Background
A computed fold for a 507-nucleotide part of an RNA from an uncultured bacterium, annotated as small-subunit ribosomal RNA, 5' domain. The prediction has a mean pLDDT of 85. Rfam family: Bacterial small subunit ribosomal RNA.
[in-house]
Context: one part of a larger RNA
RNA sequence: GACGAACGCUGGCGGCGUGCCUAACACAUGCAAGUCGAACGGGAUCUUUUAGGAGCUUGCUCCUGGCUGAUCUAGUGGCGGACGGGUGAGUAACGCGUGAGCAACCUGCCUUGGAGUGGGGAAUAACAACGGGAAACCGUUGCUAAUACCGCAUGAAGCGCCUGCCGGGCAUCCGGUGGACGCCAAAGAUUUAUCGCUCUGAGAUGGGCUCGCGUCUGAUUAGAUAGUUGGCGGGGUAACGGCCCACCAAGUCGACGAUCAGUAGCCGGGCUGAGAGGCUCAACGGCCACAUUGGGACUGAGACACGGCCCAGACUCCUACGGGAGGCAGCAGUGGGGAAUAUUAGGCAAUGGGGGAAACCCUGACCUAGCAACGCCGCGUGAAGGAUGAAGGUUUUCGGAUUGUAAACUUCUUUGACGAGGGAAGAUAAUGACGGUACCUCGAAAACAAGCCACGGCUAACUACGUGCCAGCAGCCGCGGUAAUACGUAGGUGGCAAGCGUUGUCC
Numbered sequence: 001g002a003c004g005a006a007c008g009c010u011g012g013c014g015g016c017g018u019g020c021c022u023a024a025c026a027c028a029u030g031c032a033a034g035u036c037g038a039a040c041g042g043g044a045u046c047u048u049u050u051a052g053g054a055g056c057u058u059g060c061u062c063c064u065g066g067c068u069g070a071u072c073u074a075g076u077g078g079c080g081g082a083c084g085g086g087u088g089a090g091u092a093a094c095g096c097g098u099g100a101g102c103a104a105c106c107u108g109c110c111u112u113g114g115a116g117u118g119g120g121g122a123a124u125a126a127c128a129a130c131g132g133g134a135a136a137c138c139g140u141u142g143c144u145a146a147u148a149c150c151g152c153a154u155g156a157a158g159c160g161c162c163u164g165c166c167g168g169g170c171a172u173c174c175g176g177u178g179g180a181c182g183c184c185a186a187a188g189a190u191u192u193a194u195c196g197c198u199c200u201g202a203g204a205u206g207g208g209c210u211c212g213c214g215u216c217u218g219a220u221u222a223g224a225u226a227g228u229u230g231g232c233g234g235g236g237u238a239a240c241g242g243c244c245c246a247c248c249a250a251g252u253c254g255a256c257g258a259u260c261a262g263u264a265g266c267c268g269g270g271c272u273g274a275g276a277g278g279c280u281c282a283a284c285g286g287c288c289a290c291a292u293u294g295g296g297a298c299u300g301a302g303a304c305a306c307g308g309c310c311c312a313g314a315c316u317c318c319u320a321c322g323g324g325a326g327g328c329a330g331c332a333g334u335g336g337g338g339a340a341u342a343u344u345a346g347g348c349a350a351u352g353g354g355g356g357a358a359a360c361c362c363u364g365a366c367c368u369a370g371c372a373a374c375g376c377c378g379c380g381u382g383a384a385g386g387a388u389g390a391a392g393g394u395u396u397u398c399g400g401a402u403u404g405u406a407a408a409c410u411u412c413u414u415u416g417a418c419g420a421g422g423g424a425a426g427a428u429a430a431u432g433a434c435g436g437u438a439c440c441u442c443g444a445a446a447a448c449a450a451g452c453c454a455c456g457g458c459u460a461a462c463u464a465c466g467u468g469c470c471a472g473c474a475g476c477c478g479c480g481g482u483a484a485u486a487c488g489u490a491g492g493u494g495g496c497a498a499g500c501g502u503u504g505u506c507c
Stems, first nucleotide, its partner, number of pairs: 001506003005503005012379006018372002020337001025335003029332003034079003039076002042073005049066008086290003095215008105207002110203008118152001120150002127142006158183003162179007188195002216262003223253003228250004233245003265287004269280004292313005315326004343369001345368003351365001352363004382412004392403004416448001418443005426434001451496005456477003462491005472479002
């Protein structure tokens, strides 16, 4: 000098930030991921109109069926739940940083080209009936729709295979241009403006993989290794690869520190320092890993998936004992641990995200407000004049000295706080949670607002009394045993100031 700090004493206001560093301990409750009826068949409510029937108060009500329109929606279907948000347990690793490479790769939505969108089929939820179960939920039979599912047709610049030509390179090879054969597609909706769907080329974006270099401590860890190292052939993957498998060979790494053990997320940055360097990874940004513990795959463009599924373990809860349900390292909040860390708040107004043609819906992301002197910055607690140097306090050699222009008193001002009135920007036509907030004007009165530490030397600042190696102080040197500037109190003084000291950690 710095701090995500804590503790002691004290505490006026505002702005901007920051706030579980410990138990990746366990969690009550609420919310945090939905949306689309312009994909689909139903259902419910209302409505326009109409046919039949019933009641009668003869122009109304009810029932059944058809037609029109509107709203809502459990289910099928689509897109999104792989983003956003949290945490740092694990990881010493191509995890991260930096620089290259992929003649070894993928990429939904988006942009831009080309071509197409023909004709069929079979189901199934919902629903109904029946049944099982305490519940969670499930079974059987029957009916039905689609942008759900499945054949067929068409089809090349695509893919596979065979075969020519040209060019290039970096081993495998790559690019272009021909020919033959084989293979693969689609879905409609509507208010007729459009929005979709299928195949394919290119781009953009996002990812995957490989490599060079760098990346803590210990040798009181010296040898480690059998899928181990390489090859051949296959499997698998979007893709290379012992990634996996069969066979063959016996290799591979290591004092330039392998292996083992300990510790640790990495970086941009941050702190410090003249720099070199040292330390550090809170907040903000990038990457990685994880989601009660361990394992696994499914779906999908993308996951081996925090608020999805399955299995096993531990724990908690419900149970009719047969069986079920759950996962805050999301936002609040609770218990616990701890020296220690906040509200079960408001709003989608803004920015951004998901869905939708849109209206709009959802969004504890976010924007705000609340709490905390936790930090930084700013402001205030009055200003000027004022000597009988008042009183009081302290001290004294009793003369005085000091507190001290300090106070009183006079004149003045009103920042903040308080009372009243007005009142934004943030929003592009509408829409403002914040918020009657910021800000402005007026009013009142010095009125409501100062403490903490130190005073032997280092180190700015001294006397009195008490105590008497006691009580105590102390960062180091050291003070205290009867005049202690070092302990305690008082007066005074010095320093900093809404803070001041102490402790801890780093330079």